[in-house]
Molecule: FMN riboswitch aptamer (RFN element)
Organism: [Collinsella] massiliensis
C1' cells in the first nucleotide's frame, strides 16, 4: 500500500399567486420539486505516474535492420495533443435498487406488486447532448394531497472516514 472482520458520521426536494366554495396548501388554472448506483457521444481539465491505449512529430540516442560495412523500415527512449486515452462532473420518466403496498411467517425473513416521453437537429453511434412539447409521484389522516399532518427522533439504497489479527 492492497484487501479485510468490525466502527463510527451522514443519508430528499417542494404549493407562488389566483377561481369556486360553509368547508380544499386535497378540486380548477398557474406555480414548485426531482432519492441511490450504473451507463452517457455532453461539460470541465489533464497528458502528470518504473499506468495503458490512440493520432501526430521528429531521427538526436540505443536495438534491429547487419556474419564486412551501410540504407529505408521497424522498436524503445524523447517531444506534441479542444484524443477513440486518463479525471472530475452529468438522466424524475434508459438498467438496476431503494422506500411504499400486499400475503404468509413467532420472528430473522419469504413470495408477490411496484409510476412516467415522445418529436425534430446533429452524428457512425444519443429515450442520456441540443431545441420542442408532454408525463409520473405509496400507505393513513382530511373536501379527493408528489409539496400539509403522521407512522419517521423510524428505516434504507447507498456515501465518506477509520480500521484489528492474519497474508
Nucleotide at each position: 500500500g492492497c484487501a479485510u472482520a468490525g466502527u463510527u458520521u451522514c443519508a430528499g426536494g417542494g404549493u407562488u399567486g389566483g377561481g369556486u366554495g360553509a368547508g380544499a396548501u386535497u378540486c380548477c388554472c398557474u406555480a414548485c420539486c426531482g432519492g441511490c448506483g450504473g451507463u452517457a457521444a455532453c461539460u470541465g481539465g489533464c497528458c502528470a505516474a518504473c499506468a495503458u491505449c490512440c493520432c501526430g512529430c521528429g531521427u538526436g540516442c540505443g536495438g534491429u535492420g547487419a556474419a564486412a560495412g551501410g540504407a529505408a523500415g521497424c522498436c524503445g527512449c524523447g517531444c506534441g495533443g479542444c484524443g477513440c486515452g486518463c479525471c472530475a462532473g452529468g438522466a424524475g420518466c434508459c438498467c438496476g435498487c431503494g422506500a411504499g403496498c400486499c400475503g404468509c411467517a413467532c420472528a430473522u425473513g419469504c413470495g408477490g406488486c411496484c409510476g412516467a416521453u415522445c418529436c425534430g437537429g446533429u452524428g457512425a453511434g444519443a429515450u442520456u447532448c441540443c431545441g420542442g412539447a408532454g408525463c409520473c409521484g405509496a400507505c393513513g389522516g382530511u373536501a379527493c394531497a408528489g409539496u400539509c399532518c403522521g407512522g419517521a427522533u423510524g428505516g434504507a439504497a447507498g456515501a465518506a472516514a477509520c480500521g484489528g489479527a492474519g497474508g